[in-house]
Molecule: RNase P RNA; transfer RNA
Organism: Alistipes sp.
RNA sequence: ACGCAUUUGCGCUCUAUCGCUGCCACCGCAAGGUGGGGGAGGAAAGUCCGAGCAACAUAGAGCACCGCGCAAGUUAACGGCUUGAUAUCCGAGAGGGUAUAGUAACGUAGAAGAAAAUAACCGCCCGCAAGGGUAAGGGUGAGAAGGUGGGGUAAGAGCCCACCGCGAGGGUAGCAAUACUCCUCGGCAGUGCGUCUCGUGGGUUGCAAGACCGCGUAUACCGACAAUUAAGGGUUGCUCGUCCAAUGUCGGGGGGUAGGUUGCUAGAGGCUGUGGGUGACCACAGUCGUAGAUAAAUGAUAGAGGCCUCUUCGGAGGAACAGAACUCGGCUUAUAGCAGAUGCAGAAAA
RNA sequence: CGGGGUGUAGCGCAGUCCGGUUAGCGCGCCAGCUUCGGGAGUUGGAGGUCCCGGGUUCGAAUCCCGGUACCCCGACAA
Numbered sequence: 001a002c003g004c005a006u007u008u009g010c011g012c013u014c015u016a017u018c019g020c021u022g023c024c025a026c027c028g029c030a031a032g033g034u035g036g037g038g039g040a041g042g043a044a045a046g047u048c049c050g051a052g053c054a055a056c057a058u059a060g061a062g063c064a065c066c067g068c069g070c071a072a073g074u075u076a077a078c079g080g081c082u083u084g085a086u087a088u089c090c091g092a093g094a095g096g097g098u099a100u101a102g103u104a105a106c107g108u109a110g111a112a113g114a115a116a117a118u119a120a121c122c123g124c125c126c127g128c129a130a131g132g133g134u135a136a137g138g139g140u141g142a143g144a145a146g147g148u149g150g151g152g153u154a155a156g157a158g159c160c161c162a163c164c165g166c167g168a169g170g171g172u173a174g175c176a177a178u179a180c181u182c183c184u185c186g187g188c189a190g191u192g193c194g195u196c197u198c199g200u201g202g203g204u205u206g207c208a209a210g211a212c213c214g215c216g217u218a219u220a221c222c223g224a225c226a227a228u229u230a231a232g233g234g235u236u237g238c239u240c241g242u243c244c245a246a247u248g249u250c251g252g253g254g255g256g257u258a259g260g261u262u263g264c265u266a267g268a269g270g271c272u273g274u275g276g277g278u279g280a281c282c283a284c285a286g287u288c289g290u291a292g293a294u295a296a297a298u299g300a301u302a303g304a305g306g307c308c309u310c311u312u313c314g315g316a317g318g319a320a321c322a323g324a325a326c327u328c329g330g331c332u333u334a335u336a337g338c339a340g341a342u343g344c345a346g347a348a349a350a
Numbered sequence: 351c352g353g354g355g356u357g358u359a360g361c362g363c364a365g366u367c368c369g370g371u372u373a374g375c376g377c378g379c380c381a382g383c384u385u386c387g388g389g390a391g392u393u394g395g396a397g398g399u400c401c402c403g404g405g406u407u408c409g410a411a412u413c414c415c416g417g418u419a420c421c422c423c424g425a426c427a428a
Stems, first nucleotide, its partner, number of pairs: 003344008012305007020039002023036005041321001045332002048330005053206004060240004065202005070084005085100006101197002105195005121138002123134004146164006165188001166186005171180003210262004219253001221252005232244003256426002269288008307318004351424007360377004370408001379395005401417005
């Protein structure tokens, strides 16, 4: 250098002209005009999590339902992120993926196989046989009752012993998960999934939430109840509790209007520096002003420059994913091309 | 903009919750029989990327993750 792995940043620039849409100032009775200044993203996307904010009674109790589940940390919060532990899979490696609360009880496992958990089909042994013993060997399967060697036995078997493995208790190290060439004890476990149990979190609905102003009109028809302490309703799956209303209430359906203001953008904000921390992140100081439109603006053309491809060296061509809709923190997905940092070294080639 | 659902044979649907041997049903399609011929009837048959891509598992239409296409609901007041 090539090839990889992890991670970070950028993702066309400048000028002119003509437009689009808000804001400010001035002119104009008004329509509008002139000048100034602002105008998409790293994902604005998916809407998968977590919050802010708002309404419902500041939402109380129980049941149900749903998510999460190793340790420590981080944070407004999280199922995110960081660092670490164990197991397993992929890779030569750097590295990456997945899983990890409990197992007392219960359920289930097609086909194959004797048997899927009170194991005997073949084989081996005892026996004349009936029958019994045996999990060493065979074969099936994802999974077959710890492994190797020795003793032992009729044949065998943790039946006994040594080593390995496993489990329990202690010790040491660590905040902890956990680790250990430490000590002692125990002959010692089938595998997967689910139910279940434990811990923890969640009230519901979402800016078409909600607040204010305005326009407009028919409750035609259907259904459920109630007319006196019940029915009904209060955006919550059910029950209780609680609140509302006062003769009609509620649901469906129909008719009317579809205009404006607000919520609305200064926020757990960005950038730079210093310090702390392995890191996520935090603290302090300085500095910046950065879209708020409503059927929806943020564009087009020309020139110059940079980048890439082709070249007959004149030039020609190309440039990704994608477009705000209340706002943040994450995750996931799409993305031509360029650049930086750290790490890896097996094969092949130079 | 917000919320919810569906995708299985040519068409319409089961099966998915709670994974199991070769995924079914009706209509349609093809062939035979029947008929002078057609229809109806009857017998047999073909036809599947279970929307797509990954993962979990011995095993996936079914469980998990991501994508994609289509459908439905939601304005105000009385």